[in-house]
Record summary: The part of an RNA shown here (small-subunit ribosomal RNA, 3' major domain) has 472 nucleotides and comes from an uncultured prokaryote. The full RNA is in RNAcentral, with records from ENA. It matches the Rfam family "Bacterial small subunit ribosomal RNA". The prediction has a mean pLDDT of 80.
Context: one part of a larger RNA
RNA sequence: UGACGGGGGCCCGCACAAGCGGUGGAUCAUGUGGUUUAAUUCGAUGCAACGCGAAGAACCUUACCUGGGCUUGAAGUGCAGAUGACCGCUGUCGAAAGAUAGUUUUCCUUCGGGACAUCUGUAUAGGUGCUGCAUGGCUGUCGUCAGCUCGUGCCGUGAGGUGUUGGGUUAAGUCCCGCAACGAGCGCAACCCCUAUCUUUAGUUGCCAGCACGUAAUGGUGGGAACUCUAAAGAGACUGCCCGCGUAAGCGGAGAGGAAGGUGGGGACGACGUCAAGUCAUCAUGGCCCUUAUGUCCAGGGCUACACACGUGAUACAAUGGCAUACACAAAGGGCGAAGCCGCAAGGUGGAGGAAAUCCAUAAAGUAUGUCUCAGUUCGGAUUGAAGUCUGCAACUCGACUUCAUGAAGUUGGAAUCGCUAGUAAUCGUAGAUCAGCUCGCUACGGUGAAUACGUUCCCGGGCCUUGUACA
Numbered sequence: 001u002g003a004c005g006g007g008g009g010c011c012c013g014c015a016c017a018a019g020c021g022g023u024g025g026a027u028c029a030u031g032u033g034g035u036u037u038a039a040u041u042c043g044a045u046g047c048a049a050c051g052c053g054a055a056g057a058a059c060c061u062u063a064c065c066u067g068g069g070c071u072u073g074a075a076g077u078g079c080a081g082a083u084g085a086c087c088g089c090u091g092u093c094g095a096a097a098g099a100u101a102g103u104u105u106u107c108c109u110u111c112g113g114g115a116c117a118u119c120u121g122u123a124u125a126g127g128u129g130c131u132g133c134a135u136g137g138c139u140g141u142c143g144u145c146a147g148c149u150c151g152u153g154c155c156g157u158g159a160g161g162u163g164u165u166g167g168g169u170u171a172a173g174u175c176c177c178g179c180a181a182c183g184a185g186c187g188c189a190a191c192c193c194c195u196a197u198c199u200u201u202a203g204u205u206g207c208c209a210g211c212a213c214g215u216a217a218u219g220g221u222g223g224g225a226a227c228u229c230u231a232a233a234g235a236g237a238c239u240g241c242c243c244g245c246g247u248a249a250g251c252g253g254a255g256a257g258g259a260a261g262g263u264g265g266g267g268a269c270g271a272c273g274u275c276a277a278g279u280c281a282u283c284a285u286g287g288c289c290c291u292u293a294u295g296u297c298c299a300g301g302g303c304u305a306c307a308c309a310c311g312u313g314a315u316a317c318a319a320u321g322g323c324a325u326a327c328a329c330a331a332a333g334g335g336c337g338a339a340g341c342c343g344c345a346a347g348g349u350g351g352a353g354g355a356a357a358u359c360c361a362u363a364a365a366g367u368a369u370g371u372c373u374c375a376g377u378u379c380g381g382a383u384u385g386a387a388g389u390c391u392g393c394a395a396c397u398c399g400a401c402u403u404c405a406u407g408a409a410g411u412u413g414g415a416a417u418c419g420c421u422a423g424u425a426a427u428c429g430u431a432g433a434u435c436a437g438c439u440c441g442c443u444a445c446g447g448u449g450a451a452u453a454c455g456u457u458c459c460c461g462g463g464c465c466u467u468g469u470a471c472a
Base pairs, nucleotide, nucleotide: 001472002471003469004468005467007466008465009464010463011462012461013460015456016455019420020419021418022417023416026315027314028313029312030311031310032309033308034306035305042053043052064301065300066299067298068297069296070295077123078122079121080120081119082118083117084116088103089102090101091100092099093098106115107114108113126290127289129288130287131286135284136283137279138278139277140275142273147186148185149184150183151182152181153162154161155160166177167176168175192267193266194265195264197235198234199233200232201231202230203229207224208223211222212221213220238261241255242253243252244251245250317413321372322371323370324369325368326367327366334360335359336353340349341348342347379410384405385404386403387402388401389400390399426448427447428446429445430444431443432442
């Protein structure tokens, strides 16, 4: 100087408390461990691995296993030589890759050669092989915590200190005051984006107040530019004003005004560093290793196994509910496919519309009425049987969906444990990426919409000062 303390002081955080909803029990989905296997490819492992890399394993992917092939190689480059083809088509063998037989067969030219292709040789290629403890880059974490430093000066033999401590204040090393310090940098904040209000400009595909026309109905039509909205430019919030406290910074006020009030809400943004944290399998790369194989092509299998253990989810156990009928209201995103007809349905047919504020496209919880009446049930839907649909060369291993039948466990879950402070939790549906097909996951979107916070004694994590130490 740090680190640590079941030392002290001050302060903060869904850290506790106060609440709401879960997990832990059931079934299923998914990941992991373990076990099994020819292989169940590899990585990630307290928080910070475990619906993680994977925004999508039937083949491919694919790295694994078994078997069949190739060896200048699947792709690329240089040099030398040879050939004029190679590709394609047909036949045979084969699971395919491929092998083999037949057939077909170049261009330019200054005639020296060149282009292109194949073959031979060679230099090389290739490696998802090892080392993340040789590395770059990227990322997680402490932590959006308020810290981390420098120049000059001063103090100290020196390590170092001071500044950065102190008194206040703040979300903040934020600001004020004081001070052997005076300044500065990286962080904080602001500048950026979205959102909440208003103004101006603009008016189609969006809108319809007033005026007309028209329809079974609809902004459908003329028209309008008000309103909503769209999307560009501006305004607006700064403790600016008032009162009280205070030297000041600032704090308090159910104050005014205002759409919004003291960081308005949200996002992007992550200091010096820590964990030899993660990644050599995104990529790049040193070293080492393989070179008729640890490279490469192909078929089939595996990554989907299953006594079990754990994590994360979905669905439930019902009446604040299930079922039936009728009726209402979104946002965001993508490129898709309407009506009609057929089918109980998945879907088929069809092709209007749509390169999109026009079409896809009915939101669902909700509201109204009816029914069920507390049961393992009209709850719950696992499992299994049968018949189908769709995608795709191909659904056996191993896809999703539909219909009929079947109807399991489950009656609110031990010890323990997680999330959340407001348009949040809870609950409801919608869309997207990946993608031929496939999602209970992920990401985004809107609808409905709470309870509680006395407080900081305690648990956990963190910041500042101080103290002890046989630790560095």